[in-house]
Molecule: c-di-GMP-I riboswitch aptamer
Organism: Gammaproteobacteria bacterium
RNA sequence: GUUUGACAAAGGCACACCUGUCGAAAGACAGCGCCGCAAAGUCUCCGGUCUAAGGGUCUCUCCUACGAUAGCGGGACUGCCAAC
Numbered sequence: 001g002u003u004u005g006a007c008a009a010a011g012g013c014a015c016a017c018c019u020g021u022c023g024a025a026a027g028a029c030a031g032c033g034c035c036g037c038a039a040a041g042u043c044u045c046c047g048g049u050c051u052a053a054g055g056g057u058c059u060c061u062c063c064u065a066c067g068a069u070a071g072c073g074g075g076a077c078u079g080c081c082a083a084c
Stems, first nucleotide, its partner, number of pairs: 003083003012037002018031005035071001041077003045074003048069003054064003
C1' cells in the first nucleotide's frame, strides 16, 4: 500500500417494542434494546422508496420535495482489529 474478513481479540453501532420530546406527515432525537451490521462511520452526488405542509389542479381526487430514508442500492471521503 492493496486485497480479504474467522467460531480470534479490543471494542463499536443498533432494528422492532415501550417511554418522552420535536414534526403537517414521512420520520428524527434521547432513553431502553433481543433484529441484525466489518463500515449499520460521514456526505443526498445518482437511482429507488416514503410523506405531501406549502404550491398546482379543483368535481372526485390526483400531481409536486425545498421534507425523509446513508439500516434500499450505487458513488465519494474517512476509519478499528486481524490475516495475507